[in-house]
RNA sequence: CUCUUAUCCAGAGAAGCGGAGGGACCGACCCUUUGAAGCUUCGGCAACCGAUUAGCAAUUAGCAAAUGGCUAUUAGCCAAAUGCAAAAGCCAAAACGGUGCCAAAUUCGGCAAAUAAGAAUAGCACAUGCUAUUUAUUAUCUGGAAGAUGAGAG
Numbered sequence: 001c002u003c004u005u006a007u008c009c010a011g012a013g014a015a016g017c018g019g020a021g022g023g024a025c026c027g028a029c030c031c032u033u034u035g036a037a038g039c040u041u042c043g044g045c046a047a048c049c050g051a052u053u054a055g056c057a058a059u060u061a062g063c064a065a066a067u068g069g070c071u072a073u074u075a076g077c078c079a080a081a082u083g084c085a086a087a088a089g090c091c092a093a094a095a096c097g098g099u100g101c102c103a104a105a106u107u108c109g110g111c112a113a114a115u116a117a118g119a120a121u122a123g124c125a126c127a128u129g130c131u132a133u134u135u136a137u138u139a140u141c142u143g144g145a146a147g148a149u150g151a152g153a154g
Base pairs, nucleotide, nucleotide: 001154002153003152004151005150006149007148008147013042014041015040016039017038021031022030023029025110026109027108028107043102044101045100048098049097050096052093053092055090056089062084063083064082067079068078069077070076071075106146111143112142114140115139116138117137118135119134120133121132122131123130124129
């Protein structure tokens, strides 16, 4: 850097250095000299991966086996109450290791569809209305794109 996959409306910031930008991109809207980015220290959030612990499930794989039966001989085979029960899976705890994160929903929108409203045009009615079509508008919702992070692969 590319690909696959999961998640993204919850949560959690102080100090020091620094000195003008930052919120990925575009538009909007925000944050910021009452101090941006970045770096350092300490703190916190969360629970993706690994490790750990408890539990669930089982008609489970497997192991053991009272006892019974068969062959038939001191052994072999079959059935079997019952006991134990791995791995994988699910769930919970915890926060040890690897990341991640700590303004605003990924800040909102961007592309497409549906629904509703509005607007324009045409027709009918002539009254304020009805119908049809369209949409550089708005809202809701769904999907997608892009991005971020984890895990895996190249």
Predicted 3D model of a 154-nucleotide RNA (SAM riboswitch aptamer (S box leader)) from a Chloroflexota bacterium.
Rfam family: SAM riboswitch aptamer (S box leader). About the family: The SAM riboswitch is found upstream of a number of genes which code for proteins involved in methionine or cysteine biosynthesis in Gram-positive bacteria.
Its mean pLDDT, the model's own confidence on a scale to 100, is 79.